[in-house]
Context: one part of a larger RNA
């Protein structure tokens, strides 16, 4: 891992609701006792319980009572309205382990120092080599010591190094040879040394040269058993079928935020009634979008300008003049505002006579689930007018929704799947091939593979529309020719001659020609331009709006920014005609639910109409398993089980035939449950 078996809403006692049965202003017995035939049944037993009256905290009073001084008011009752009670069954709740499995922990009582920590008693072990302390002896030396030398001596948590003990480094090992080892090195090795044997200290404790270390491969509190099915607002799991309806992810409160309670939204039953919703119409309230500046504030420029500052005159004070400064107020023009409004929609909201459409409403009772929502569009806040961000509001989809499109893709577009059909029509989206359907028609655009990613900015790309110059009195471009004179203007300067710089920028001739557009020279020179004539012969400039393109354009596995091939249309714009295309719609057949009608003894049949996606969840109807009661039966002429098969049923399932098997099975009507397995890192077994 697979297969097989086992594996989770139960039971007791109460409560409440429902339908059912009995009796009914009443209903009902419990224990006990008696009888019968064990289990159990029948009878007896009225104690007790519920109902028939309430009010008050109570004493208590009573169709009333309580409050109160009250014959007041008010509260709860009476009356008009009478239904209960007992039982089994079903739904749900409470108390119990209460659907099942799951902690880490807490407490109690014991068992452990054969491992290890420390302690006590006792016993034992440490090759060999080196160093050479104190002390001593002899000699020298001294007044005597001191002191010196040689020899002796054999100290030491001394030195080197085996046994022994330890474990510092590296490697191997890591389903190991080993639940801590091996190899090669390393440290201690007469000491605070190593070891043996016997004994002691125990878990809110011991022991600890102290690491929360160790206390039997277990230690921030050992292990065993018990309280015990601790508790788990948490995670996981929770077993047959079909039918009808079908949510929520919100509000308030919460030591509350991943939990709850009430409401909201779902479902079932019952009552009431035409109340409800949408569109149209009519009447309202309002201060949003927009707009505006009349208020509150903000705000740019101008005019005017009190007042202030500077300067001048005068000066004790007062005063006068002036001003490229500041500037209130007034005024003209131009603006801004969620907490501004002289104004002011569309929607939405409220109400109403009526019309049309739907058949949606409300009250009570039983049962829920939901309280993490997601994206998209629109209006706001927040953020950075960031986020697949966050938080509100309105709508949609997903959630709980399959199908078609979008290459693929919960939330986008189309469209809501009862079943069957080798029938038809369409939606979104498509129609060259992959790939169903047009290599469709018409008129344009694009040349960039733009299409098939992007900005500021840039550009004689190209199409359309417009405004305005010049132009057969000859334009634009090209070519031929001229482009001069005063003059080298003046100044400056070494020089400055159109062309370093400064100033001025006149005049003459002329068809035209700047005191000079650029290159150039040391300065001249030289080339060129503006301007003019000629040749040529028809358009040529500037500006604006707009369609489609171009550049701007660098990323990490591999083309890789059309799904691919490929496309110059098979791209884009506009218009038109066809076709394809879904579980949509239609056709034909069938099933089922609800409503209505008819028939019918129940209860069903028939017809018509509308439905039949679905998670949590509510409701209904069934299948099967084991056992029990009643009971038709089957079975060695072969039961159950098992294997195979093209049968029946909407399904759970049920027959039949044959093989195997070798002794029990069981229709039908009821009853009772250890009643249905794929999941729980489920449990046990097998392979």
């Nucleotide at each position: 891992a697979c297969c097989g078996g086992c594996g989770a809403g139960u039971u007791a006692c109460g409560a409440u609701c429902g339908g059912c049965u009995g009796c009914a202003a009443g209903g009902u017995u419990a224990a006990g006792c008696a009888c019968c035939g064990u289990a159990g049944g029948u009878g007896u037993g009225g104690a007790g319980c519920c109902g028939c009256a309430g009010c008050g905290a109570a004493a208590g009073c009573g169709a009333g009572u309580c409050u109160g001084a009250a014959c007041a008011g008010g509260g709860c009752g009476u009356c008009u309205c009478g239904a209960g009670u007992a039982g089994a069954c079903g739904g749900u709740c409470g108390u119990a382990g209460a659907c099942c499995c799951g902690a880490a922990a807490c407490c109690g009582u014991g068992u452990g120092a054969u491992c290890u920590a420390c302690c006590c008693a006792u016993c034992u072990c440490c090759a060999g080599g080196g160093u050479g302390a104190a002390g001593g002896u002899c000699a020298g030396g001294u007044a005597a010591u001191a002191c010196u030398g040689a020899c002796u001596g054999g100290a030491g948590g001394c030195c080197c190094g085996a046994a022994c003990c330890c474990a510092c480094g590296u490697a191997a090992g890591u389903u190991g040879a080993a639940a801590a080892u091996u190899a090669c090195g390393g440290g201690g090795a007469u000491g605070a040394g190593g070891g043996g044997u016997g004994g002691g200290u125990a878990g809110g404790g011991g022991u600890g040269a102290a690491a929360u270390g160790c206390c039997a491969a277990u230690c921030g509190a050992a292990c065993a058993c018990g309280g015990a099915g601790a508790u788990a607002g948490c995670u996981g799991g929770u077993u047959c079928u079909c039918u009808c309806c079908g949510a929520a992810a919100u509000a308030g409160c919460u030591u509350u935020a991943g939990g709850g309670c009430u409401a909201g939204c779902c479902u079932u039953c019952g009552g009431c009634c035409a109340g409800g919703a949408g569109u149209c119409c009519u009447g309202g309230a309002g201060g949003u979008a927009g707009a505006g500046c009349a208020c509150u504030g903000a705000u740019u420029g101008g005019a005017u300008g009190a007042g202030g500052g500077g300067c001048c005159c005068c000066u004790a004070c007062c005063g006068g003049g002036u001003u490229a400064c500041c500037g209130a107020g007034u005024u003209c023009a131009g603006u801004c505002a969620a907490a501004c409004u002289c104004c002011g929609a569309a929607u939405g909201c409220c109400a109403g006579c009526g019309a049309c459409u739907c058949g949606c409403g409300u009250c009570g009772a039983g049962g829920a689930g939901u309280c993490a929502g997601a994206c998209c569009a629109u209006g706001g806040g927040u953020g950075a007018g960031a986020a697949g961000g966050u938080u509100c509001a309105u709508g949609g989809u997903c959630a709980a929704g399959a199908g078609g499109g979008g290459a693929a893709c919960a939330g986008c577009c189309c469209a809501g799947a009862c079943c069957g059909u080798c029938a038809g029509c369409u939606a979104a989206g498509g129609u060259c091939c992959c790939u169903a359907a047009g290599u469709g028609u018409g008129u344009g655009u694009u040349a960039a593979g733009u299409g098939g990613a992007a900005a500021a900015g840039g550009a004689u790309g190209u199409g359309g529309c417009g405004u305005u110059g010049c132009u057969u009195a000859g334009a634009c471009a090209a070519c031929c020719a001229g482009g001069a004179u005063g003059u080298u203007a003046g100044c400056u300067u070494a020089g400055a001659a159109g062309c370093a710089g400064c100033u001025a920028u006149c005049a003459u001739u002329g068809a035209a020609a700047g005191a000079g557009u650029g290159c150039g020279u040391a300065a001249u020179a030289g080339c060129u331009c503006a301007c003019u004539g000629g040749u040529c012969g028809a358009g040529u400039g500037a500006c604006g709006c707009u369609g489609c393109g171009c550049c701007g354009a660098a990323a990490a596995u591999g083309u890789a920014c059309c799904g691919g091939g490929g496309c110059u249309a098979a791209a884009c714009a506009c218009a038109c005609c066809a076709c394809c295309g879904a579980a949509g719609c239609u056709a034909c057949g069938g099933a089922u639910u609800u409503g209505c009608a008819u028939c019918u003894g129940a209860u069903g049949a028939u017809g018509c109409a509308a439905g039949u996606g679905g998670u949590a969840g509510g409701a209904g109807a069934g299948c099967g398993u084991u056992c029990c009661a009643g009971g038709a039966g089957c079975u060695g002429u072969g039961a159950a089980g098992u294997c195979a098969g093209a049968c029946c049923g909407u399904g759970a399932g049920g027959a039949c035939u044959g093989g195997u098997g070798g002794a029990g099975c069981g229709a039908c009507u009821g009853g009772a449950a250890g009643u249905g397995a794929g999941a729980a890192u489920g449990c046990c077994g097998g392979u």